This is a predicted structure of a 71-nucleotide RNA (transfer RNA) from a Bacillota bacterium. The organism belongs to Bacillota, within Bacteria. It was read from a public genome assembly. Rfam family: tRNA. The coordinates come from a structure-prediction model, not an experiment, and the mean pLDDT is 81.

RNA sequence: GCAGGUGUGGUUCAAUGGUAGAACAUCAGCUUCCCAAGCUGAGAACGAGGGUUCGAUUCCCUUCACUUGCU
Numbered sequence: 001g002c003a004g005g006u007g008u009g010g011u012u013c014a015a016u017g018g019u020a021g022a023a024c025a026u027c028a029g030c031u032u033c034c035c036a037a038g039c040u041g042a043g044a045a046c047g048a049g050g051g052u053u054c055g056a057u058u059c060c061c062u063u064c065a066c067u068u069g070c071u
Base pairs, nucleotide, nucleotide: 001070002069003068004067005066006065007064010024011023012022013021018054026042027041028040029039030038047063048062049061050060051059
């Protein structure tokens, strides 16, 4: 330089155009003499910018980061 792949809560992963979910973690409450465990609840995310669409995590373009292959 060329051609691909990945990017979603703090972390690991779902969601093939129609309200973004789960587990663990965090916080609060309950329980307990205390801790741990358990139960209930809460907060928290679509890498960025544009386009298509009534509607985009999803489709298209550009860009950023990481990564694979070729040279």